[in-house]
RNA sequence: ACCGAAAAAGCCAAACCCUGAGAAAUCGGGGGACGGAAAGUCACGGAUCUUUUUUAAGACAGCCGGACUGCCAUUU
Numbered sequence: 001a002c003c004g005a006a007a008a009a010g011c012c013a014a015a016c017c018c019u020g021a022g023a024a025a026u027c028g029g030g031g032g033a034c035g036g037a038a039a040g041u042c043a044c045g046g047a048u049c050u051u052u053u054u055u056a057a058g059a060c061a062g063c064c065g066g067a068c069u070g071c072c073a074u075u076u
Stems, first nucleotide, its partner, number of pairs: 001075001004072001011036002016031006034062001040068003044065003048059004
């Protein structure tokens, strides 16, 4: 630098349950693992979702693309 077949140090944690915040989408904490090779970060583009300012406000990074950063391993 390329790559993610196989593995693995370590990592994250869907549904569901408890609890807290919110009008809602949804989010924080605890339990729990369906999965993930960026399931790390960023709402920049598209999609989707909510609404109690609908020419607006918000949510979602575990929908896709993009940007930045990082672990392990193969090959050179």